This is a predicted structure of a 533-nucleotide part of an RNA (small-subunit ribosomal RNA, 5' domain) from an uncultured bacterium. The coordinates come from a structure-prediction model, not an experiment, and the mean pLDDT is 83.
[in-house]
Context: one part of a larger RNA
RNA sequence: GGAUGAACGCUAGCGACAGGCUUAACACAUGCAAGUCGAGGGGCAGCGGGGUCAGUAGCAAUACUGAUUGCCGGCGACCGGCGCACGGGUGAGUAACGCGUAUGCAACCUACCCAUCAGAGAGGGAUAACCCGGCGAAAGUCGGCCUAAUACCUCAUAAAACAGGGGUUCCGCAUGGGAAUAUUUGUUAAAUGGAUUUUCCGCUGAUGGAUGGGCAUGCGUUUCAUUAGGUAGUUGGUGAGGUAACGGCUCACCAAGCCUACGAUGAAUAGGGGUUCUGAGAGGAAGGUCCCCCACACUGGUACUGAGACACGGACCAGACUCCUACGGGAGGCAGCAGUGAGGAAUAUUGGUCAAUGGGCGAGAGCCUGAACCAGCCAAGUCGCGUGAAGGAUGAAGGAUCUAUGGUUUGUAAACUUCUUUUAUAGGGGAAUAAAGGAUGGGACGUGUCCCAAGUUGUAUGUACCCUAUGGAUAAGCAUCGGCUAACUCCGUGCCAGCAGCCGCGGUAAUACGGAGGAUGCGAGCGUUAUCC
Numbered sequence: 001g002g003a004u005g006a007a008c009g010c011u012a013g014c015g016a017c018a019g020g021c022u023u024a025a026c027a028c029a030u031g032c033a034a035g036u037c038g039a040g041g042g043g044c045a046g047c048g049g050g051g052u053c054a055g056u057a058g059c060a061a062u063a064c065u066g067a068u069u070g071c072c073g074g075c076g077a078c079c080g081g082c083g084c085a086c087g088g089g090u091g092a093g094u095a096a097c098g099c100g101u102a103u104g105c106a107a108c109c110u111a112c113c114c115a116u117c118a119g120a121g122a123g124g125g126a127u128a129a130c131c132c133g134g135c136g137a138a139a140g141u142c143g144g145c146c147u148a149a150u151a152c153c154u155c156a157u158a159a160a161a162c163a164g165g166g167g168u169u170c171c172g173c174a175u176g177g178g179a180a181u182a183u184u185u186g187u188u189a190a191a192u193g194g195a196u197u198u199u200c201c202g203c204u205g206a207u208g209g210a211u212g213g214g215c216a217u218g219c220g221u222u223u224c225a226u227u228a229g230g231u232a233g234u235u236g237g238u239g240a241g242g243u244a245a246c247g248g249c250u251c252a253c254c255a256a257g258c259c260u261a262c263g264a265u266g267a268a269u270a271g272g273g274g275u276u277c278u279g280a281g282a283g284g285a286a287g288g289u290c291c292c293c294c295a296c297a298c299u300g301g302u303a304c305u306g307a308g309a310c311a312c313g314g315a316c317c318a319g320a321c322u323c324c325u326a327c328g329g330g331a332g333g334c335a336g337c338a339g340u341g342a343g344g345a346a347u348a349u350u351g352g353u354c355a356a357u358g359g360g361c362g363a364g365a366g367c368c369u370g371a372a373c374c375a376g377c378c379a380a381g382u383c384g385c386g387u388g389a390a391g392g393a394u395g396a397a398g399g400a401u402c403u404a405u406g407g408u409u410u411g412u413a414a415a416c417u418u419c420u421u422u423u424a425u426a427g428g429g430g431a432a433u434a435a436a437g438g439a440u441g442g443g444a445c446g447u448g449u450c451c452c453a454a455g456u457u458g459u460a461u462g463u464a465c466c467c468u469a470u471g472g473a474u475a476a477g478c479a480u481c482g483g484c485u486a487a488c489u490c491c492g493u494g495c496c497a498g499c500a501g502c503c504g505c506g507g508u509a510a511u512a513c514g515g516a517g518g519a520u521g522c523g524a525g526c527g528u529u530a531u532c533c
Base pairs, nucleotide, nucleotide: 001533002532003531004530006529007528008527009526010525013385014384015383016382017381019378020377021343026341027340028339030338031337032336035082036081037080040079041078043075044074047073048072049071050069051068052067053066054065055064056063057062089296090295091294098221099220100219101218102217103216104215105214108213109212113209114208115207116206117205118204119203121155122154123153124152131144132143133142134141135140161187162186163185164184165183167181168180169179170178171177193201194200195199222268223267224266229259230258231257234256235255236254237253238252239251240250241249271293272292273291274290275286276285277284278283298319299318300317301316302315321332322331323330324329349375351374352373353372357371358369359368360367361366388419389418390417391416398410399409400408402407424470425469426468427467428466429465433460440453441452442451443450444449445448477522478521479520480519481518482503483502484501488517489516490515491514492513498505499504
């Protein structure tokens, strides 16, 4: 000099953009953060409509009240499907099962999506909800009865396809490889529903693609030798099991290997990278925000479901802690968004909206979304703007010095004159971000799809921005002035009080302490402290 997720002191007008618990991976009140589909299903708790019955009022039409009815719209709970493995958080652990880079799998999986091929026949038994009953303070739980499905099961179909065996041909990176061909054995499916009227969506099986993942190998990846030996599933082989798949991944047997001063093992520290800061570079330092990967979800362990988890807002077991209890027993997990306590030098609102972008479900309308987008708070950062401009010498008054007593300095600074109006205040106008989807109308072909048209949808927002009016009005500080280092005098003090980054100032003429005037530097900031180059 530069830098910072900074803090502290003094000060403070505005805007844009970006940022905001670095400490206790400490404990958490409250609300919200993952649902959706009635075009899968049985139903009907609540809401709206209709029907029926009864009552009341009325001459009547009718109105009101009550009961009843799934008939319709729809729908709490329930069965079922998809999603909940994404998105969001944190950095504890991890020195390698991580990350980075390169290569490979002739050793693998992949729901939804795209393409292609084939199929979609017949039947069956349950169960939840509901209802009844028992137990319990509650959380809840047990038994009985009824019923449905795109839930579950059985049979058929097996051309296509897949798997295994042996045969032939060709290819090959030749380890358990690939392709074609014929044969043989074996395996496996389903589902209705909707619009429409015999096709489409959707469904089942298979193959390929795309996407996402899994695994393997080489190299690189902090400090300590005052850590020198470490290792028995350990290293390799054969066989078997297991896995989506290779492999001591696991097991049986056999061999005795394997790593190591090019630092094994141990200990300490630490998430890694893209990047960021600094530096002429080489290098050094950092890993907050943003992006990629990893790990974790009160602590430890385990599996279940599933295409995918050993699963933050799922399950079970154990533990610590907190809460409820009728003392028998139960409930919970903010390292999601806000917010609270604690810790700390220190870090924000218990805000708005799904309008946009994106995600889940749905045929769609749509619903959900603390993702996201916005707003609020904070000079904590970067950038931009302003606090007026021009003229103006009696060089005013006042202050402060020095003085040759004339003067000098503050100082064109002020006053005063003219002008301007960013900002401010008031009034008025007023966006872009939105294009769609769906519905409507029209057209094309083949029902459905495609095209066209006009139109709907804005949280932020009456915001940004623009115009007008008013009036110099609403807006300057901080640090320093002995040398390094730009900037000097007076007064006070008298080795005191104090200053100080280093050298050093202060003991009666202190440019170094305190005040004043003046000056210098930076400026809505300026200094100090901490840390890095």